[in-house]
Context: one part of a larger RNA
């Protein structure tokens, strides 16, 4: 010095456990903010670092409602109170609610500095409280220039809205890349993807044919899905890109304008004793008429073309109006009937009662006996089950606890949907007819030139968008049917709103899992902490005593740290640096080899 044996020390793998994590399905909900949010600072306890509540009315006030013996949170201990006159404690609702922060009197290096006008309070006040005051938008109102008048734009007041926020998810718009493939690259592709920006809503978007389609029948908004199909087709015909008609199926809804005409109001032209005043006689009246422009109201909404204008037929009851009397018509009211209505098509409350939520309430059934520290395990004999789903109890329980199946509850608040008031509409119009005559969405269809999207690269290139130039019709009229013409079919553009049938899951409730079990599973058994960076930013590590602290009273060795007995417990070789406790690595004591 090595090897081996034994016993320890150090180390914390290992097994087991799990409070924490992943998925994924249901349901629910997608709330929020100037009435000041999200999100913080600062503060708040008998004693309080920290979390968690809370806001100087501050682990808390005030009401109504559950509930029941203890309670003053995680958090022992002590102090000191609280509770059956019902406290803690869950549920609704109400009141406080500093100061930052859209921040919004001005300011600013966030919680912090400066200022102002009124009010109320006092005898008073330089005190205390309240209250207002940003900015933009739109609408009244006033005010009011350049420029004599008007008018406009500024300016002032009032009132309404706005702003910020979010879940690293969904959407629509407007922007919009590159690695990367093509074995290199450049048209392509990756891709409209990654990203920026805008706005949104619980969904969005999209949507009621100027749409397919077929050759002759035909079908009827949009949205998803499955096929059709990796086909037809696009393509340095490379690389790759990639429909659509039609089929099955989820929902299932359709509606409003604009324009002709026709009233009413305003504006601005013209026009003055005759147009004209609903119509007929007859009286009065006369600024009243006319064109045009706006704004309201009615009327109108299609493609078997339609609507307006005109004609003809048919029409509950009162009532009221116009210059004026009679009639006749028109209009408006009101009763009555009849329909409809809050998701679009017009728009809100209010009752009642019903269902769901936001607190709950009860809920069947086992004993003995062995072992053992300890029964839920052995044996015996018995019950329940609309409950033998799962936790838990000193080890393995349907009948010990907690629950579970099936019931059950609302004084407030939310939400759904039904009835009623209540609103709306019709009667008041409807139907028919057809030769003219009016309309029927303009710098719009089209065309070309340059883009750009359609699976579609300019191709034969149809459709759809529009920067640039040009520019039509109104049904005898225009649009499509993959260049272009004909025939044929087909359908009405240039205004609009529209539920469902889809997407997503930051968040509640709930179940589930050939998911993980402390180097796994989210970074985090909790932490965005510690800590690192000027800063955006990075970003850990750390779980287990026992079945219950019964956490070892008191002796002894020591300064203590430890340790020895005693004691507790089944065990302490479970003693808190605590379950098990493997390797490396360090001894102690043997045994052989050198």
């Nucleotide at each position: 010095g090595g090897u081996c044996c034994a016993c320890g020390g150090a180390g914390g793998a290992u097994g087991c456990c799990u409070u924490g994590g992943a998925g994924c399905c249901g349901c629910c909900a997608g709330a929020c903010g100037a009435a000041g949010a999200a999100g913080g600072a600062c503060g708040u306890g008998a004693c309080u670092a920290g979390c968690u509540g809370c806001g100087a009315a501050a682990a808390g006030c005030c009401g109504g409602g559950g509930g029941u013996a203890g309670g003053a949170g995680c958090c022992a201990a002590u102090a000191u109170c609280c509770g059956a006159c019902g406290a803690u404690c869950c549920c609704c609702g109400g009141g406080u609610g500093u100061c930052c922060g859209a921040a919004u009197g001005g300011g600013g290096u966030a919680a912090c500095c400066c200022g102002a006008a009124u009010g109320u309070c006092u005898g008073g006040a330089u005190g205390a409280c309240a209250u207002u005051g940003a900015c933009c938008u739109g609408c009244a109102c006033g005010u009011g220039a350049a420029u004599c008048a008007g008018a406009u734009a500024g300016c002032g007041u009032g009132c309404a809205g706005g702003g910020g926020a979010u879940a690293g998810a969904c959407g629509c718009u407007g922007g919009g890349a590159a690695g990367u493939g093509a074995a290199c690259c450049a048209u392509c592709u990756a891709a409209g993807u990654a990203c920026c920006a805008g706005c949104a809503g619980g969904a969005a978007a999209g949507g009621a044919a100027a749409u397919c389609a077929a050759a002759a029948c035909g079908a009827g908004a949009u949205u998803c899905c499955c096929u059709c199909a990796g086909u037809a087709g696009c393509g340095g015909c490379g690389a790759g890109c990639g429909a659509a008609c039609g089929g099955g199926g989820a929902a299932g809804a359709g509606c409003c304008u604009a324009a002709a005409c026709c009233g009413g109001c305003g504006g601005c032209g013209u026009g003055c004793c005759a147009a004209g005043c609903c119509c007929g006689u007859g009286u009065g009246c006369g600024u009243u008429g006319c064109g045009u422009c706006g704004c309201c109201g009615g009327u109108g909404u299609u493609g078997c073309g339609g609507g307006a204008a005109c004609c003809g037929c048919a029409g509950g009851c009162g009532g009221a109006g116009g210059a004026u009397a009679c009639g006749g018509a028109c209009u408006c009211c009101g009763c009555g009937u009849c329909a409809g209505g809050u998701u679009a098509g017009a728009a809100a409350c209010c009752g009642a009662g019903u269902c769901g939520u936001u607190a709950u309430g009860g809920g069947a059934a086992g004993g003995a006996u062995c072992u053992g520290g300890g029964a839920a395990g052995g044996u015996c004999c018995g019950c329940c089950g609309g409950a033998g789903a799962g936790g838990g109890u000193g080890a393995a329980a349907g009948c010990c606890c907690c629950g579970u199946a099936g019931c059950u509850u609302a004084a407030a608040g939310c939400g759904a949907g039904u009835c009623g008031g209540c609103c709306u509409g019709a009667u008041g119009u409807g139907c028919g007819g057809g030769a003219a005559u009016c309309c029927c969405g303009a710098g719009u269809a089209c065309g070309c030139c340059g883009g750009g999207a359609c699976a579609c690269g300019a191709g034969g290139a149809a459709u759809c968008c529009u920067g640039g130039c040009g520019g039509a019709a109104u049904c005898u009229g225009g649009g499509g049917g993959g260049a272009c013409c004909a025939c044929c079919c087909u359908c009405c553009a240039a205004g609009g709103c529209u539920a469902a049938a889809u997407a997503c899951u930051u968040g509640g409730c709930g179940g589930c899992u050939a998911c993980c079990g402390a180097u796994a599973g989210c970074g985090c058994a909790u932490a965005g902490u510690a800590c690192c960076g000027u800063g955006a930013g990075g970003g850990a590590a750390a779980g287990g005593u026992g079945a219950a602290a019964a956490g070892a009273a008191c002796c002894c060795c020591g300064g203590g740290a430890g340790g020895g007995g005693a004691g507790u417990g089944a065990a302490a070789g479970a003693g808190a640096a605590c379950c098990u406790g493997a390797a490396a690595c360090c001894g102690u004591g043997g045994a052989c080899c050198u």
Predicted 3D model of a 594-nucleotide part of an RNA (large-subunit ribosomal RNA, domain I) from a bovine gut metagenome. It matches the Rfam family "Bacterial large subunit ribosomal RNA". Its family is annotated with structural constituent of ribosome and ribosome in the Gene Ontology. Its mean pLDDT, the model's own confidence on a scale to 100, is 81.